[in-house]
RNA sequence: GGAUCCGUGACGGCGGUCGCGCCGGAAACGGUGAGGAAAGUCCGGACUCCACAGAGCAGGAAGUCCUCCUCACGGAGGAUACCGCAGAGAAAGUCUGCGGGAAGGAAAGCGCAACAGAAAGCAUACCGCCGGGAGCGAUCCCGGUAAGGGUGAAACGGCGGUGUAAGAGACCACCGGGCAUUGGAGUGAUCCGUGCCGCACGGCAAGCCCCUUCCGGAGCAAGACCAAAUAGGGAAUGAUGUUGCUGCUCGUAACGUUUGAAUUCCGGGUACUGGUCGCGUAGAAAGAUGAUCGCCUGAUACAGAAUCCGGCUUAUGUCACGGAUCCCCGC
RNA sequence: UGCCCGGUGGUGUAACGGUAGCACAAGUGCCUCUGGAGCAUUUUGUCGAGGUUCAAAUCCUUGCCGGGCAGCCA
Numbered sequence: 001g002g003a004u005c006c007g008u009g010a011c012g013g014c015g016g017u018c019g020c021g022c023c024g025g026a027a028a029c030g031g032u033g034a035g036g037a038a039a040g041u042c043c044g045g046a047c048u049c050c051a052c053a054g055a056g057c058a059g060g061a062a063g064u065c066c067u068c069c070u071c072a073c074g075g076a077g078g079a080u081a082c083c084g085c086a087g088a089g090a091a092a093g094u095c096u097g098c099g100g101g102a103a104g105g106a107a108a109g110c111g112c113a114a115c116a117g118a119a120a121g122c123a124u125a126c127c128g129c130c131g132g133g134a135g136c137g138a139u140c141c142c143g144g145u146a147a148g149g150g151u152g153a154a155a156c157g158g159c160g161g162u163g164u165a166a167g168a169g170a171c172c173a174c175c176g177g178g179c180a181u182u183g184g185a186g187u188g189a190u191c192c193g194u195g196c197c198g199c200a201c202g203g204c205a206a207g208c209c210c211c212u213u214c215c216g217g218a219g220c221a222a223g224a225c226c227a228a229a230u231a232g233g234g235a236a237u238g239a240u241g242u243u244g245c246u247g248c249u250c251g252u253a254a255c256g257u258u259u260g261a262a263u264u265c266c267g268g269g270u271a272c273u274g275g276u277c278g279c280g281u282a283g284a285a286a287g288a289u290g291a292u293c294g295c296c297u298g299a300u301a302c303a304g305a306a307u308c309c310g311g312c313u314u315a316u317g318u319c320a321c322g323g324a325u326c327c328c329c330g331c
Numbered sequence: 332u333g334c335c336c337g338g339u340g341g342u343g344u345a346a347c348g349g350u351a352g353c354a355c356a357a358g359u360g361c362c363u364c365u366g367g368a369g370c371a372u373u374u375u376g377u378c379g380a381g382g383u384u385c386a387a388a389u390c391c392u393u394g395c396c397g398g399g400c401a402g403c404c405a
Stems, first nucleotide, its partner, number of pairs: 001327011012296007020033005035302001039313002042311005047219004054250004059215005064079006080103001082100007104210002109208002111204002126149002128145007157175002160172003176199001177197005183192003223277004233266005241255004268404003332401007341355004349385001357373005378394005
């Protein structure tokens, strides 16, 4: 100096011409006018109504630890278990470095594991090894064993020795594992140590489930007021019923119980969302926020508000700053 | 604008987490003088990306695409 990636920030400024929405103004004219994601609608909140908001079940969300921020969702920083890669090592997370890290419980219970394999979760024995027997022999039968081979994603600790007919935690050292711990470090998850246990207790909970914490429902087409118009129509269902809670039970309130509550369908009226509010220091009900030229200059991408706000996720180019990796040049 | 569903060859549809199947269509061959029909055979797929798992169409997260419903009055 360049390339790639990651993080943070900003995305125009000035002037001319022609236009658009809203506000002010009698007019001339003046003021103001999209984003970091306005997006997806994935979370949470405000706001509004349902009975100010009941009980239980069902259902949903979150789930290592510490600190900080937030109403809440969620976020930031750091740490730990665990996982991956590289190196060291005879081997084993055993040690070191880097990266990831949606991570409660698998000794509450149920379930799943195709194919292969003897055997797939509780044990088991195909080849093999060893002992005994039969047979001239190839081989066969009975028993022992799980070191070795083979299958698999996964085979009931690893490695070395003692031991043995062959073997085996059967026994021993080291490592790993489980349990305990008023030993030590740490705020804590956890780590180290010590004692006991030859090892009982493999995986999946982003399968059902269990534990802890939290959650009432619907949504601005919520909802309030005003206005216009008409066939206040017809049919079906309909009574310990319907509605208020989306699934159920209870409780409760209102309406109703055949002169028919309510639901569904057909038909009618009105409306391109009837008007005002809700509604905003951009802002409606046909949806404005633009085009072009010149200069500064890197000005290019993704992309256009519709009740508002906070977050998450996704799309995206240029510039600035910081970091990591690689390459080139010079000293 | 809000709410709710779905996505498997070209089309319509199946498939407990365990070899992605069926029908029609399309291509090739046989048959025929030629075409059709028939017979045989072949190609083509889980919407994309990431994760969980030994293993994903299926489970989780996220995006993309498509569809449906909803005005007021009586």
Two RNAs folded together computationally: RNase P RNA and transfer RNA, 405 nucleotides in total. The coordinates come from a structure-prediction model, not an experiment, and the mean pLDDT is 75. It holds a member of the Rfam family "Bacterial RNase P class A". It is annotated as a ribozyme.